Predicted 3D model of a 100-nucleotide RNA (Glycine riboswitch aptamer). It matches the Rfam family "Glycine riboswitch aptamer". Rfam's curators write: This family represents the bacterial glycine riboswitch. The coordinates come from a structure-prediction model, not an experiment, and the mean pLDDT is 77.
RNA sequence: CGGAGGAAAUCCCGAGAAGCCCCGCCUCGAGCGGGGUGCCGAAGGUGCAAGGCUCUUUUCAGGAGGGCCGAAUCUCUCAGGCAAAAGGACGGAUCAGAGC
Numbered sequence: 001c002g003g004a005g006g007a008a009a010u011c012c013c014g015a016g017a018a019g020c021c022c023c024g025c026c027u028c029g030a031g032c033g034g035g036g037u038g039c040c041g042a043a044g045g046u047g048c049a050a051g052g053c054u055c056u057u058u059u060c061a062g063g064a065g066g067g068c069c070g071a072a073u074c075u076c077u078c079a080g081g082c083a084a085a086a087g088g089a090c091g092g093a094u095c096a097g098a099g100c
Stems, first nucleotide, its partner, number of pairs: 001099001006095001009094004018037001020036006038082003044078001045076001047074001051069008
């Protein structure tokens, strides 16, 4: 100079959904513990389309069947969450960095 992939680090942005019901405790709170009902998807995790690999069979052209791999803001809601704070995907800045 350059700025790939982004493992690490710092900062910025950042949605959704119960101030719900019952019991107990207490510092009397949007608190803690237990139970119940409803709800949310954007930590993490589950599932899979095309496609790829492979096995079996029939047979050499394809077909049939099985297994594995396989993305998301999709899906499930296990986990997590439903004021604020904290957390928070994606994105951005810094940083770092192949190479020269």